[in-house]
Context: one part of a larger RNA
Molecule: small-subunit ribosomal RNA, central domain
Organism: Larkinella sp.
C1' cells in the first nucleotide's frame, strides 16, 4: 500500500468551538482545467506475445509485426465535476409571536437534624460489637427541657421525570445570563457539513495562597480478631471534604456506539414540552426521552425512524499477547504527574 474494521473481539478522541483542508441544494449561461476523445511525435536494444524462418529436434539464434506512458503537442465533445457570470428557496441563519427546564453566575432566605456551649431536672452508667475491649462517666456523663452558636447537606415532591455539548446540574425566593422547542413563512440567499492543528471547557482526587472546620474521614494511634492481621470489626482522629483565587486536565470522562444530512421497513404502546382540531371521548402534528418489534443487520448476546439496517462527506483510531502507556528524547506542570510514544527480548 490494496482492503478490512472500532457497542462487547485490538479499535470513537472526554466535550464543544473553530483554522487549514476535504465535502457540498435548485435552475441557467459562459469557459474547457479535470473527465471522454481523433490525429501526430516519442516510448532505444535485449525482453514479453502470437506468427514466419536457421541450426536433424528442443534449448538457442534470425526477421518483421504487436504490445507497453500518471508523457507531448494539437483538433474536437461539455453529461459529471471544477472556474466564472446571472438567479432561486427548500439547506443554514435571522425577524416576529409563544413557551420550557435540578441550564450557569451572584445574593438573600428556611427548616429539620447531627455536634458544640450555658443553666435546669436527674443518677449510675453510656457507648459500642459476633463477643468484647480500647473510649466516655459520680470533677455528675448518657438521657431530658430551655437558651444560644457554628459547618454541610438539603426529607416528603422525584420519575424508565426534566436540564446541559460534555463534565454534570435538585430547599425557597430574587437579580442577571445561557439555551432549547413551537407557530407563522416576514428578511437574507447555499452564508452549509466535518474539522488536522489551535483555543476554550472539563466529576474525583491532588497543589498554592487565604479563609472555615459540624459531620465524615485516607494517613496516623489504640482496641478486638488471627498462626499473623501493616486488612475487614470498634473507640478516636490530622489533611481533605466547605469558601474564594490560581494551577492540575485525568477517569468504567460510558450507550464501553464521533458529528452531519437523506431515503427506507410492519406497526404497537408509555412519558416530556409546543401547536393545531375536537362531538371534549379523542384525533392530527414537531421536538425531546422510554419499552416491545417488522424489514434488514450481527459471531452471537443484541441492534431495530434514539440503528448496531441502506447510503453519502469528513474527522479519530486499530493491526497478535507481553515488555509497555514502559524507556528516551521533546512539550506542559510549583510539584504531583499529564501528552506524545519506541525497541531489544519473548511466547
Nucleotide at each position: 500500500u490494496u482492503g478490512g474494521g472500532u457497542u462487547u473481539a485490538a479499535a470513537g478522541g472526554g466535550u464543544g468551538c473553530g483554522u487549514a483542508g476535504g465535502u457540498g441544494g435548485c435552475u441557467u449561461g459562459g469557459u474547457a482545467a479535470g473527465u471522454c476523445u481523433g490525429a501526430c511525435c516519442u516510448g532505444a536494444a535485449a525482453g514479453u506475445g502470437g506468427g514466419c524462418c536457421g541450426c536433424u529436434u528442443a534449448a538457442c539464434g534470425g526477421c518483421a509485426c504487436a504490445g507497453g506512458g500518471u508523457g507531448g503537442u494539437u483538433g474536437g465533445a461539455u453529461a459529471c465535476u471544477g472556474c466564472c457570470g446571472a438567479g432561486c428557496u427548500u439547506g443554514a441563519a435571522g425577524a416576529g409571536g409563544g413557551u420550557g427546564g435540578a441550564g450557569g453566575c451572584c445574593g438573600c432566605c428556611g427548616g429539620a437534624a447531627c455536634g458544640g456551649a450555658u443553666c435546669g431536672u436527674g443518677u449510675a452508667g453510656c457507648g459500642g460489637u459476633g463477643a468484647a475491649a480500647u473510649g466516655c462517666a459520680u470533677a455528675g456523663a448518657g438521657a431530658u427541657g430551655a437558651u444560644c452558636c457554628a459547618g454541610a447537606a438539603c426529607c416528603c415532591c422525584g420519575a424508565u421525570u426534566g436540564c446541559g455539548a460534555a463534565g454534570g446540574c435538585a430547599g425557597g425566593c430574587g437579580g442577571c445570563u445561557a439555551c432549547g422547542c413551537c407557530c407563522c413563512a416576514c428578511u437574507u440567499g447555499a452564508c452549509a457539513c466535518u474539522g488536522a492543528g489551535g483555543c476554550a471547557c472539563g466529576a474525583g482526587a491532588g497543589c498554592a495562597u487565604g479563609g472555615g472546620g459540624a459531620g465524615c474521614a485516607a494517613a496516623c494511634a489504640g482496641g478486638a480478631u488471627u498462626a499473623g492481621a501493616u486488612a475487614c470489626c470498634c473507640u478516636g482522629g490530622u489533611a481533605g471534604u466547605c469558601c474564594a483565587u490560581g494551577c492540575c486536565g485525568u477517569a468504567a470522562a460510558c450507550g464501553a456506539u464521533g458529528a452531519u444530512a437523506a431515503a427506507c421497513u410492519c406497526g404497537c404502546u408509555g412519558c416530556u414540552g409546543g401547536g393545531c382540531u375536537u362531538u371534549c371521548g379523542g384525533g392530527c402534528u414537531c421536538a425531546g426521552u422510554g419499552g416491545c418489534u417488522u424489514a434488514g443487520c450481527g459471531a452471537a448476546a443484541g441492534c431495530g425512524g434514539u440503528a448496531a439496517g441502506u447510503u453519502a462527506u469528513c474527522c479519530a483510531c486499530c493491526u497478535g499477547g507481553g515488555g509497555a502507556g514502559u524507556a528516551c528524547g521533546c512539550c506542559g506542570g510549583c510539584a504531583a504527574c499529564g501528552g506524545u510514544g519506541a525497541a531489544a527480548c519473548u511466547c